[in-house]
Molecule: transfer RNA
Organism: Candidatus Izemoplasmatales bacterium
RNA sequence: GGACCCAUAGCCAAGUGGUAAGGCACGGGACUGCAACUCCCUCACCGCCGGUUCAAAUCCGACUGGGUCCUCCA
Numbered sequence: 001g002g003a004c005c006c007a008u009a010g011c012c013a014a015g016u017g018g019u020a021a022g023g024c025a026c027g028g029g030a031c032u033g034c035a036a037c038u039c040c041c042u043c044a045c046c047g048c049c050g051g052u053u054c055a056a057a058u059c060c061g062a063c064u065g066g067g068u069c070c071u072c073c074a
Stems, first nucleotide, its partner, number of pairs: 001070007010024003018054001027041004047063001049061003
């Protein structure tokens, strides 16, 4: 220098054009003499900028960060 993959909540992770599932943790509530267990509720500018589209986490381009491989120089 080139190719490919990845980036979604505090953590893990699904979703790949029609507006973000689930689990754990935190917080609130129920239960309890107080707790634990259990149950219920709550929590998302999808790395960032721009574009396409009626509509973008999803498609396209640039950039940032991480990973794998290839090439060149020493």